[in-house]
């Protein structure tokens, strides 16, 4: 000086999963800190009338949550896999444009839910580190 790699902090991203109070209990010298209980506001989700809309039943059940579907085509006993087409969501540091680049899991109801006002009810997690051009104007930390 360069290159890696791992921690902390600060910013950040994907997701509805965020902010504010109160009680007990417990550590602390104190300021806080930890579990644990119920509350507020947002912020997402499911059930539920007339009306419409659908028209008994259906193991070949059926539905929900999410961006996470759908066709064809081949190889497999099968969950799949691969190819290819259509759709569908993310990032790139406010924001369009364009380039670039990533995802298309999973998980839950149990025989049963269409829409659906009152009304009921549920959840507030869990997992990461991205930065290219151009317009172009937010926005954020610090100081005073």
């Nucleotide at each position: 000086c360069g290159u890696g790699a791992a921690c902390a902090a600060c910013c950040g991203c994907c997701g509805a999963a965020u902010c504010c109070g109160c009680c007990g209990g417990u550590c602390g010298a104190a300021g806080g800190g930890c579990c644990g209980g119920g509350g507020g506001a947002g912020c997402g989700g499911g059930g539920g009338a007339c009306c419409c809309a659908a028209g008994u039943a259906g193991u070949u059940g059926g539905g929900g949550c999410u961006a996470a579907u759908c066709c064809g085509g081949c190889c497999g006993a099968a969950u799949g896999g691969c190819c290819g087409g259509a759709c569908g969501g993310g990032g790139u540091a406010a924001c369009u444009c364009g380039g670039c680049u990533c995802c298309g899991a999973g998980c839950c109801c149990g025989u049963c839910a269409g829409c659906u006002a009152a009304c009921c009810u549920c959840g507030c997690a869990g997992g990461c580190g991205u930065u290219c051009g151009a317009g172009g104007a937010a926005g954020u930390c610090g100081a005073u």
This is a predicted structure of a 144-nucleotide RNA (c-di-AMP riboswitch aptamer (ydaO/yuaA leader)) from an uncultured Phycisphaerales bacterium. The coordinates come from a structure-prediction model, not an experiment, and the mean pLDDT is 79.